[in-house]
Context: one part of a larger RNA
RNA sequence: GACGCGUCGAGGUCGUUGACGACCAUACGGCUCUAUCCGACCCGUCUUGAAACACGGACCAAGGAGUCUAACAUGUGCGCGAGUCUCCGGGUGAUCGAAACCCGUCGGCGCAAUGAAAGUAAAGGCGACGUCACGUCGCUGAGGUGAGAAGCGUCCCCCCGCUCGCGCGGGGCCGCCGCAUCAUCGACCGACCUGUUCUACUCCUAGAGAGGUUUGAGUAAGAGCGCAGCUGUUGGGACCCGAAAGAUGGUGAACUAUGCCUGAACAGAGUGAAGCCAGCGGAAACACUGGUGGAAGCUCGUAGCGAUUCUGACGUGCAAAUCGAUCGUCGAAUUUGGGUAUAGCGGCGAAAGACUAAUCGAACCAUCUAGUAGCUGGUUCCCUCCGAAGUUUCCCUUAGGAUAGCUGGAGCUCGGAUGCAGUUUUAUCAGGUAAAGCGAAUGAUUAGAGGUCUUAGGGUCGAAAUGGCCUUAACCUAUUCUCAAACUUUAAAUUGGUAAGAAGUCCGACUUGCUCGACUGAAGCCAGACACUCGAAUGCGAGUUCUUAGUGGGCCAUUUUUGGUAAGCAGAACUGGCGAUGCGGGAUGAACCGAACGCCGCGUUAAGGUGCCCAAGUCGACGCUCAUCAGACCCCACAAAAGGUGUUGGUCGAUACUGACAGCAGGACGGUGGCCAUGGAAGUCGGAAUCCGCUAAGGAGUGUGUAACAACUCACCUGCCGAAUCGACUAGCCCUGAAAAUGGAUGGCGCUCAAGCGUCGCACCUAUACGCGGCCGUCGCGGCAAGGCGAGGCCACGACGAGUAGGAGGGCGCGGGGGUCGUGACGCAGCCUUUGGCGCGAGCCAGGGUGAAACGGCCUCUGGUGCAGAUCUUGGU
Numbered sequence: 001g002a003c004g005c006g007u008c009g010a011g012g013u014c015g016u017u018g019a020c021g022a023c024c025a026u027a028c029g030g031c032u033c034u035a036u037c038c039g040a041c042c043c044g045u046c047u048u049g050a051a052a053c054a055c056g057g058a059c060c061a062a063g064g065a066g067u068c069u070a071a072c073a074u075g076u077g078c079g080c081g082a083g084u085c086u087c088c089g090g091g092u093g094a095u096c097g098a099a100a101c102c103c104g105u106c107g108g109c110g111c112a113a114u115g116a117a118a119g120u121a122a123a124g125g126c127g128a129c130g131u132c133a134c135g136u137c138g139c140u141g142a143g144g145u146g147a148g149a150a151g152c153g154u155c156c157c158c159c160c161g162c163u164c165g166c167g168c169g170g171g172g173c174c175g176c177c178g179c180a181u182c183a184u185c186g187a188c189c190g191a192c193c194u195g196u197u198c199u200a201c202u203c204c205u206a207g208a209g210a211g212g213u214u215u216g217a218g219u220a221a222g223a224g225c226g227c228a229g230c231u232g233u234u235g236g237g238a239c240c241c242g243a244a245a246g247a248u249g250g251u252g253a254a255c256u257a258u259g260c261c262u263g264a265a266c267a268g269a270g271u272g273a274a275g276c277c278a279g280c281g282g283a284a285a286c287a288c289u290g291g292u293g294g295a296a297g298c299u300c301g302u303a304g305c306g307a308u309u310c311u312g313a314c315g316u317g318c319a320a321a322u323c324g325a326u327c328g329u330c331g332a333a334u335u336u337g338g339g340u341a342u343a344g345c346g347g348c349g350a351a352a353g354a355c356u357a358a359u360c361g362a363a364c365c366a367u368c369u370a371g372u373a374g375c376u377g378g379u380u381c382c383c384u385c386c387g388a389a390g391u392u393u394c395c396c397u398u399a400g401g402a403u404a405g406c407u408g409g410a411g412c413u414c415g416g417a418u419g420c421a422g423u424u425u426u427a428u429c430a431g432g433u434a435a436a437g438c439g440a441a442u443g444a445u446u447a448g449a450g451g452u453c454u455u456a457g458g459g460u461c462g463a464a465a466u467g468g469c470c471u472u473a474a475c476c477u478a479u480u481c482u483c484a485a486a487c488u489u490u491a492a493a494u495u496g497g498u499a500a501g502a503a504g505u506c507c508g509a510c511u512u513g514c515u516c517g518a519c520u521g522a523a524g525c526c527a528g529a530c531a532c533u534c535g536a537a538u539g540c541g542a543g544u545u546c547u548u549a550g551u552g553g554g555c556c557a558u559u560u561u562u563g564g565u566a567a568g569c570a571g572a573a574c575u576g577g578c579g580a581u582g583c584g585g586g587a588u589g590a591a592c593c594g595a596a597c598g599c600c601g602c603g604u605u606a607a608g609g610u611g612c613c614c615a616a617g618u619c620g621a622c623g624c625u626c627a628u629c630a631g632a633c634c635c636c637a638c639a640a641a642a643g644g645u646g647u648u649g650g651u652c653g654a655u656a657c658u659g660a661c662a663g664c665a666g667g668a669c670g671g672u673g674g675c676c677a678u679g680g681a682a683g684u685c686g687g688a689a690u691c692c693g694c695u696a697a698g699g700a701g702u703g704u705g706u707a708a709c710a711a712c713u714c715a716c717c718u719g720c721c722g723a724a725u726c727g728a729c730u731a732g733c734c735c736u737g738a739a740a741a742u743g744g745a746u747g748g749c750g751c752u753c754a755a756g757c758g759u760c761g762c763a764c765c766u767a768u769a770c771g772c773g774g775c776c777g778u779c780g781c782g783g784c785a786a787g788g789c790g791a792g793g794c795c796a797c798g799a800c801g802a803g804u805a806g807g808a809g810g811g812c813g814c815g816g817g818g819g820u821c822g823u824g825a826c827g828c829a830g831c832c833u834u835u836g837g838c839g840c841g842a843g844c845c846a847g848g849g850u851g852a853a854a855c856g857g858c859c860u861c862u863g864g865u866g867c868a869g870a871u872c873u874u875g876g877u
Stems, first nucleotide, its partner, number of pairs: 042057004058877006068236006076228005083109003088104005113120002124140007143185005151176003157172006187219002189216003192212003197208004239378002242375001246368006257342009268300003271296001275292005281286001304329003309325002312323002344360001346356002381811006391404001393402003405551002408547007419540003423537002425500006435490001436488002442484003447479001449477003454474008504530003508526001510524003514521001554578004559573005583594003598775007608765003611749003617762001619761006631751001642736003646733010663720005669693003675687002699714001703712002776801005782795003812866001814863010830850004835846004
């Protein structure tokens, strides 16, 4: 000096509030209806992902799902504390009272461990006496080092407050003592090991002593026991509903299967077996003919029994198997009544797993039984704070668990740099990927060149040669082309480790069984000196213990990467997302771009946009593009090779006033009908060759043409004309290439010097992002003991606010018990309410109506305590 606070005084302003009055009948609030505009897909559920052509769900009411108990574990509260607690026993106790109170031993847990066990069993020091050992007595006594809150101390120094000042109070600094705890080194007890000494004793044995890189769930001045409640785990029906199965004991043959016993029933017609008769033939045996006769798992067919077809009728039927027509059989393995027998892992079966009471690849009933389910479905009020995982290892593990990880909760120890870090820097190590290399190693690999010796093959000369020459390959030499996940000399980027000091540096003494020739070294220990400046930057509160839910199906994107022809395919890595998440943009949309969220106001932006839909430019500048299929913005919703004398640029090369290009016109000849071939071939079917002459120029010929010629034309030359022309390649836009089933999509309309494409510029629009302000909540830090109460309070400041599974905290509501205070016939509870208010919310309060007898607030205890779903249950519509 500034700011804040308190008190007193003065003035001003604002708010709240009481009474009265004036004016307005608007403002404003609640509910409902209609219309327009904007946003907006149906909840629950499993899922990586649901509006789904995935499942449950017509509507309403009532009921409906983590409970109780035992044991254990962590933390919390309370009581007592080296103890603690009750069962039990005794006493007092009239009902209340099996309560409560008092006393006591045993017992449980704890107070001692260790060892398989026998067993042994938790410092030491000093002094004296007796005494060889050892014993007794007395005194003392729980180790060292480092880090350590708090406490204590006062000198100096610094800061703050009160005070005129002295002084007082608080904080910092410094020193001392250092709790709990942590680290480390020792000591003690038990076990184990080594090894010897001493004492007693004849020995056995007993005791004492020395030592150990061994070991213990030990000692080292205890911390437990009991009760209560939360959370978690396990056993119990164990959150609720749900099997297919299994077992025990019974009931059924009124349906139906089969046997037996005893009864009953079954038109008409046809065919015509045996036997018999007669006639005829025959010697006879016998045969033939005509009758008679009436057999038969025979035929047609009624009743009966059955049930083929119409795949008819019916199909909430007449009927949980029926009706009609049609059809099979109909004298027997026929049909049928009654009786009787066979019973459930059993029967019975002309056999179909058929039938065994509408049930049969094992009946029905009751019980074990609330059987079990790693599977499906469901699981009931609110707010606040934090907030995942689909990965590791193991499992007859892959629809599941355990384990670690990730999460929450409870803390505890410290507290502003001694510490820490998904960061950077510096220093120093590690590495063999990318790249590169192959005239470097390994391996692969193309091409020529040179070259003897050597090897092999071939040829030629030669009678032959261990001769000459030629040649092919191998081989050698110097080059050249191309490569490598399991090649490499070289070798990144990114990455990983360590360090950047007080636990340090320096100096001195001491200890040691280690080490050295050696007081040499090494390690340890003690003491001293060097302090904020202190060993780069930046940022930030750190460390630590116990307990614990959920998860253990994942998916996507850029980059890297494996398999695969490829995939909206399968499998990995880093990071980021979705899952669990809304908001602006991409028309639409899990994941893309922007950006993460309390409730509001104002302002500014991001991505993306600015013709209209639709907020904002028919803004500005320069180019390109015309599409009878134009084009129009990441992911992304496709198009290629190849073409274009569409147009616009570019590069290279030609031609041109000695007159090009284009146009018009003239010439385009001779040797020669060149040679070969051909039936023919005269420039022009074909093959090889492709000269000369004259010229301004004219090919042994560019096409048309002919049987072959001819004729025409071109190249080439010239005249007229008078200024630029031609070719190859390249890349922008445009076009072709470019065909599919309902009519259709730059999002639509539409747009053409764009509202298209390319390159720029300025302005503008708007998100829950950013800035500022207000309010709510959470967390943190700081201050305030002052005489009504409130410290669980009040005041001030700052930061933060997404969320599925899941955790924690605080609340709301319901039934009942206790306490306390109240309401009620002047009207309780309940119900209705388009009356008013409070709370973020669950909900609560008041008013009015109805109703007619009980009900509520607060504290505390207790629980069969909260519904939209479960093909939930019952009732109603």